[in-house]
């Protein structure tokens, strides 16, 4: 110096999955304080489901039906594909990647009021161009 792997970490990525306050516990400090944790609690923000009129649908009855999600479909045993993601946002382009899984339990179209639920989990990632916006300074 190069290559590969592992660990840590600033800035970050997928996802709705973030922020604040209170309480308790642990660590730190002489104290104040600071940091972290919770089969604890409450809000805000973000996201999902149920649920009138009107409209739509009249096609459900095991060929069950439905929901979350980008994750659907085709053909034969592996490959493609609708669709989705990758450093402000948008567009074009390049390259790479995903294209799963889970839930309800006989039942749900849309849907104001209203009711109700979630706020997990998993990563180690900066190609190029154009347009637009914002900030600062000077006149």
């Nucleotide at each position: 110096g190069a290559u590969a792997a592992a660990c840590c970490u600033a800035c970050g990525c997928u996802u709705a999955a973030u922020u604040u306050c209170c309480a308790g516990c642990u660590u730190u400090u002489a104290c104040g304080u600071a940091a972290g944790c919770u089969c604890g609690g409450a809000a805000a923000g973000c996201g999902g489901g149920g649920g009138a009129a009107c409209c739509a649908a009249u096609u459900u009855u095991u060929u069950g039906g439905g929901g979350c999600g980008a994750a659907u479909c085709u053909u034969u045993g592996a490959a493609g594909u609708a669709g989705g993601g990758a450093a402000c946002c948008a567009u074009c382009u390049u390259u790479c990647c995903c294209g799963a899984g889970c839930c309800c339990g006989g039942c749900a179209g849309c849907u104001a009021a209203c009711c109700u639920c979630g706020u997990c989990a998993g990563c180690a990632g900066u190609g190029g161009a154009u347009c637009a916006a914002g900030u600062u300074u000077u006149u």
The prediction has a mean pLDDT of 76. This is a predicted structure of a 139-nucleotide RNA (c-di-AMP riboswitch aptamer (ydaO/yuaA leader)) from Paenibacillus sp. Soil766. Taxonomically the source falls in Paenibacillus (Bacteria, Bacillati, Bacillota, Paenibacillaceae). Of the family's consensus pairs, 91% are formed in the model. The sequence was found by an Rfam model in a public genome assembly.